[in-house]
Molecule: Bacterial RNase P class A
RNA sequence: GGAGUCGGCCAGGCAGUCGCUGCCGGUGCGCUUCAGCGCCGGUAGAGGAAAGUCCGGGCUCCAAAGGGCAGGGUGACGGCUAACGACCGUCCGCCGCGAGGCGAGGAACAGGGCCACAGAGACGAGUCCGUUUUGUUCCGGCAACGGGAUGAAACGGGGUGAAACGCGGCAACCUCCACCCGGAGCAACACCAAAUAGGCAAGCGACGACGUGGCCCGCCGAGCUUGCGGGUAGGUGGCUUGAGCGCGCGGGUAACCGCGCGCCUAGAGGAAUGACUGUCACGGCGGCGCAAGCUGCCGACAGAACCCGGCUUAUCGGCUGACUCCCGAU
Numbered sequence: 001g002g003a004g005u006c007g008g009c010c011a012g013g014c015a016g017u018c019g020c021u022g023c024c025g026g027u028g029c030g031c032u033u034c035a036g037c038g039c040c041g042g043u044a045g046a047g048g049a050a051a052g053u054c055c056g057g058g059c060u061c062c063a064a065a066g067g068g069c070a071g072g073g074u075g076a077c078g079g080c081u082a083a084c085g086a087c088c089g090u091c092c093g094c095c096g097c098g099a100g101g102c103g104a105g106g107a108a109c110a111g112g113g114c115c116a117c118a119g120a121g122a123c124g125a126g127u128c129c130g131u132u133u134u135g136u137u138c139c140g141g142c143a144a145c146g147g148g149a150u151g152a153a154a155c156g157g158g159g160u161g162a163a164a165c166g167c168g169g170c171a172a173c174c175u176c177c178a179c180c181c182g183g184a185g186c187a188a189c190a191c192c193a194a195a196u197a198g199g200c201a202a203g204c205g206a207c208g209a210c211g212u213g214g215c216c217c218g219c220c221g222a223g224c225u226u227g228c229g230g231g232u233a234g235g236u237g238g239c240u241u242g243a244g245c246g247c248g249c250g251g252g253u254a255a256c257c258g259c260g261c262g263c264c265u266a267g268a269g270g271a272a273u274g275a276c277u278g279u280c281a282c283g284g285c286g287g288c289g290c291a292a293g294c295u296g297c298c299g300a301c302a303g304a305a306c307c308c309g310g311c312u313u314a315u316c317g318g319c320u321g322a323c324u325c326c327c328g329a330u
Base pairs, nucleotide, nucleotide: 001326002325003324004323005322006321007320008319009318010317012280013279014278015277016276017275018274020045021044022043023042024041025040026039027038028037029036047301051312052311054310055309056308057307058306059185060184061183062182071181072180073179074178075177076090077089078088079087091105092103093102094101095100106176107175111174112173113170114169115168123166128158129157130155131154132153133152134151135150136149137148138147139146140145189237190236191235192234199228200227201226202225203224204223207221208220210218211217244263245262246261247260248259249258250257251256282299283298284297285296286295287294288293
């Protein structure tokens, strides 16, 4: 100098103007208070993936003796954790010169199934060429024997193939073994609670039907009044202080754990987190210029909705650490 491997971090900065959502303080209306509606000031306001919803947990409700069946998942060994299929370490196998990468990595004498192409034959057995032994028959030879045809048995050689008869290979085919798993999800769930229409109870009377032809009375129905109860609209909680974040120290190879100090960092509910201007910086493309430089345009993926641990996928650019290989110089 070139080519690579594995991590970590950032996701433009500053100032101003106008808006939006939450909170705090002040203040006006609401006759008082509360709820509410305004105004002023302050303050906080998306992500590394908020995404896919794939895996695991918290939380809530429902279900639930225990065991089994069915169904789903996991699978070397050890560790970590709230838990996991994530993560860490080691072994083994494969790939790479290497740094490193990938691996569902138990069982194929319990059973079933499959093994492309080629090949005779792919687990049932079987013979294309060949070799050995041997039967029958033909020819030659006095004979020993030699040659041909055909049949049987055996096989260590050739040929095909990833694998050729060997307790073959495949379980990310069924299966067996071991272990794990109850269901639904914040539109969970809890509380407050209209109008209207039902429901229940009590009361009222000059209402109607029946007992009864009439009255009292009883009963039924409608009406009125009052009270109660369930659900809906609506409102509130759940809701963000948490397996939290930062720094330091200690333990551990590591994942991770412990201790101390400090910090509070969106909580909406048709759903805020936006728009514009100036300036600086970075990158890309273009123009002018001998050059220094000047100038125009563009700037990634994406958008919280109960929370957390992972995985996967998308992503303009930039910073940084460790390591490997090659070339050159000393």